[in-house]
RNA sequence: GCGGGUAUGGUGAAAUGGUAUCAUAAGAGCCUUCCAAGCUUAAGGCGCGGGUUCGAUUCCCGCUACCCGCU
Repeated sequence: GCGGGUAUGGUGAAAUGGUAUCAUAAGAGCCUUCCAAGCUUAAGGCGCGGGUUCGAUUCCCGCUACCCGCU
């Protein structure tokens, strides 16, 4: 330098053009003599910039970061 892939709560993942789910962690409450386990509950997220569209996390273009391969 070229090609491909990935980017989603603190962490690990899913999903799809129409309100973005799940698990886990941490917080609060219940339970318990206490702890653990268990139960309930609130908060927390689509890498960045454009384009298409009535509507974009999804489709297109560019950029950034990381991973893989080639040279």

Predicted 3D model of a 71-nucleotide RNA (transfer RNA) from Thalassobius sp. I31.1. Rfam family: tRNA. Rfam classes the family as a transfer RNA. Rfam describes the family as follows. Transfer RNA (tRNA) molecules are approximately 80 nucleotides in length. The organism belongs to Thalassovita, within Bacteria.